[in-house]
RNA sequence: UGAGGGGUCCGGGCGGCCGCUCGGGGGCCUCGGUCCCCGGGAGGAAAGUCCGGGCUCCACGGGUCAGGGUGGUUGCUAACGGCAACCGGCCGCGAGGCCAGGGAAAGUGCCACAGAGAGCAGACCGCCUGCGCCCCUCCCCGGAGGGACGCCGGUAAGGGUGAAAGGGUGCGGUAAGAGCGCACCGCGGCCCCGGUGACGGGUCCGGCAGGGCAAACCCCACCCGGAGAAAGACCAAAUAGGGGAGGUACGGCGACGACCCGCGCCACGCCUCCCGGGUAGGUCGUUCGAGGCCGUGCGCGAGCCCGGUCCCAGAGAAAUGGUCGCCACCCCGCGGGCCUCCGGGCCCGGGGGGGACAGAACCCGGCUUACAGGGCCCCUCACACC
RNA sequence: GGGCCCGUAGCUCAGUUGGUUAGAGCAUCCGACUCAUAAUCGGCAGGUCGAAGGUUCAAGUCCUUCCGGGCCCA
Numbered sequence: 001u002g003a004g005g006g007g008u009c010c011g012g013g014c015g016g017c018c019g020c021u022c023g024g025g026g027g028c029c030u031c032g033g034u035c036c037c038c039g040g041g042a043g044g045a046a047a048g049u050c051c052g053g054g055c056u057c058c059a060c061g062g063g064u065c066a067g068g069g070u071g072g073u074u075g076c077u078a079a080c081g082g083c084a085a086c087c088g089g090c091c092g093c094g095a096g097g098c099c100a101g102g103g104a105a106a107g108u109g110c111c112a113c114a115g116a117g118a119g120c121a122g123a124c125c126g127c128c129u130g131c132g133c134c135c136c137u138c139c140c141c142g143g144a145g146g147g148a149c150g151c152c153g154g155u156a157a158g159g160g161u162g163a164a165a166g167g168g169u170g171c172g173g174u175a176a177g178a179g180c181g182c183a184c185c186g187c188g189g190c191c192c193c194g195g196u197g198a199c200g201g202g203u204c205c206g207g208c209a210g211g212g213c214a215a216a217c218c219c220c221a222c223c224c225g226g227a228g229a230a231a232g233a234c235c236a237a238a239u240a241g242g243g244g245a246g247g248u249a250c251g252g253c254g255a256c257g258a259c260c261c262g263c264g265c266c267a268c269g270c271c272u273c274c275c276g277g278g279u280a281g282g283u284c285g286u287u288c289g290a291g292g293c294c295g296u297g298c299g300c301g302a303g304c305c306c307g308g309u310c311c312c313a314g315a316g317a318a319a320u321g322g323u324c325g326c327c328a329c330c331c332c333g334c335g336g337g338c339c340u341c342c343g344g345g346c347c348c349g350g351g352g353g354g355g356a357c358a359g360a361a362c363c364c365g366g367c368u369u370a371c372a373g374g375g376c377c378c379c380u381c382a383c384a385c386c
Numbered sequence: 387g388g389g390c391c392c393g394u395a396g397c398u399c400a401g402u403u404g405g406u407u408a409g410a411g412c413a414u415c416c417g418a419c420u421c422a423u424a425a426u427c428g429g430c431a432g433g434u435c436g437a438a439g440g441u442u443c444a445a446g447u448c449c450u451u452c453c454g455g456g457c458c459c460a
Base pairs, nucleotide, nucleotide: 001382002381003380004379005378006377007376008375009374010373012327013326014325015324016323017322018321020041021040022039023038024037025036026035027034028033043357047368048367050366051365052364053363054362055228056227057226058225067224068223069222070221071220072086073085074084075083076082087101088099089098090097091096102219103218107217108216109213110212111211124159125158126155127154128153130151131150132149134147135146136145137144138143139142167185168184169183170182171181172180186208187206188205189204191202192201193200194199232284233283234282235281242275243274244273245272246271247270248269251266252265253264254263291310292309293308294307295306297304298303329354330353331352332351334349335348336347337346338345339344387459388458389457390456391455392454393453396412397411398410399409405443415429416428417427418426436452437451438450439449440448
């Protein structure tokens, strides 16, 4: 200089004017508003709602089954499908990256097409022994050698099919072959050593024994009660309805043969008052929390302990905005200067344009996804120079 | 705020326990029939199975994450 890898942080700044919302203080006042001052006012993802918890209500004697989820090991954590470190596999020259990474020897199922054969497999071509028959050559009168065809067999070394064909390479061996034998590598098993563990290393034994798929059913281990702020709690109009107390007639009854008056009782009705449920509406839940920042200590790390300090959005159809100026950033032309390996680069001046993804709604820990542009730190490879 | 379902040709739908080149009807286009049109008959074309990644020899189908749409709950 070029090409990369990992991590972390920011995601405009200042000022003027006009506005919005919450809290505190004060003034006015028709008691519900209005005005003034001070202070706070979106995010790294507030998003998707994919996981996990807090909180609330309901349910609940225990266990098992069903159903769902997770899946290397050890840790962290309130918990997790998250995170950290390590192990194993794959990829990359490397820094590093990715992995649903338990079990295929419990059982079931699938392996299309092609191919001879696809699961305790298989002889299509090829190779080889034997037999039969034919041809050629040689010696010479029945022998040797070679070749073609057919048949019975042997063979998994070679060809061919396929994603996959029952360890790989080499030597020996054989009629040809084959773990048939041997050496190395791979694989399986006992034991020993190291490690908390996943696992790693080694001696010995075994000639190799049953390939893949479990994000197919399934088996094993572990976890999981349901619903969710429209959870839930409180206050409580109007109207209708419920309960209670009191009152009440021109009603009924006591009640007479009939009528009248008075008295008492009844209460379906009416009036007054009270009580409770509950709707609209309002308040709480609601923002002090597994909280932020700083420091010390422990730990490789995720993280944890202790101390100090701070209060940091709480609206309710939903506030956190608009505009102007200057500066900073990015992009595109123009002019001038310098350098040049002629591709361009750097500096100065002036002009035009741009500003992403997105927006709290009970809270928190993660994951995933979107994002103009920029800063910082560590590391790798190649080339050049010292 | 919460829950459930769907996405395959221009439209409406199939697609089995993953398997060979994803089908059907209507529509479009071409041809035949007709004087002409419709109907009818014959034929062709048209799909990155919503997107990306993964598992697998192999994915429309299985898994994960997004995108779009619909329905329900006081």